[in-house]
RNA sequence: UGGGAUGUGGCCAAGUUGGUAAGGCGCCUGUUUCUGGCACAGGAGAUCAUAGGUUCGAGUCCUAUCAUCCCAGCCA
Numbered sequence: 001u002g003g004g005a006u007g008u009g010g011c012c013a014a015g016u017u018g019g020u021a022a023g024g025c026g027c028c029u030g031u032u033u034c035u036g037g038c039a040c041a042g043g044a045g046a047u048c049a050u051a052g053g054u055u056c057g058a059g060u061c062c063u064a065u066c067a068u069c070c071c072a073g074c075c076a
Stems, first nucleotide, its partner, number of pairs: 001072007010025003019056001027043005049065005
């Protein structure tokens, strides 16, 4: 330098043809317990890596950039 993959709550991770973000762990509250854990019930937390574009509508399509990883090449 060229090509490819990945980027979604604190962590993991789903989201098929564009229709408005599941789930698990963790966290908080309550019940239970002498206390803790387990169990049960409830709750909070994401503008989807960044910036634009297309569209009535974008996590999804297009462009550029950033980060990580893989392959190839160049110089020494």